[in-house]
RNA sequence: AGACGUUCUCGAGCGCCUGGCCUCCCCACGGGGGAGGUGACGAGGAAGAGGGUCAUCGAAAGACUCGGCGGAUACCCUCUCGGCCGCUCACGGCCGUGACGGUGCGGAGCAAACCCCGGGGGCGACCCCGGUGCAUAGAAGCCGCAUCGAUGUGAGGC
Numbered sequence: 001a002g003a004c005g006u007u008c009u010c011g012a013g014c015g016c017c018u019g020g021c022c023u024c025c026c027c028a029c030g031g032g033g034g035a036g037g038u039g040a041c042g043a044g045g046a047a048g049a050g051g052g053u054c055a056u057c058g059a060a061a062g063a064c065u066c067g068g069c070g071g072a073u074a075c076c077c078u079c080u081c082g083g084c085c086g087c088u089c090a091c092g093g094c095c096g097u098g099a100c101g102g103u104g105c106g107g108a109g110c111a112a113a114c115c116c117c118g119g120g121g122g123c124g125a126c127c128c129c130g131g132u133g134c135a136u137a138g139a140a141g142c143c144g145c146a147u148c149g150a151u152g153u154g155a156g157g158c
Base pairs, nucleotide, nucleotide: 014070015069016068017067019066020038021037022036023035024034025033026032027031041058042057043056047080048079049078050077051076052075053074081096082095083094084093085092087156088155089154090153091152100149101148102147103146104145105144106143107142115133116131117130118129119128120127121126
């Protein structure tokens, strides 16, 4: 350094539960105790550090998807690093590794829950799994067209 095996972890629309609601059990039962369950459906999202802000989008969902806490890849600001502005350095500007930006129009592609079928666990509330059974978003990004702005300054060097 590589290969194999085992164990752990698996990373974020995520985790948790002192409220509420629900279930089971117990007691001396107008009440109390114990043990549990529930508590957001996916899509998108990461250069590093710090700070700030109820951190984006929609759903055949319409619920407690209530309430709270923590976290977080969101956005903004500062610094560092990196990219572009032909090469190097400095400054400046714009960006974040797919590394110019804005606006308008058009386009392609895209989800899961739910529902249906089946299986499993629990006394129960409820939970887990499978299906090539099935429909459907928006944002961002991408593509095309149009348009606007920017594509710099100095030194060195080709």
Molecule: glmS glucosamine-6-phosphate activated ribozyme aptamer
Organism: Actinomycetota bacterium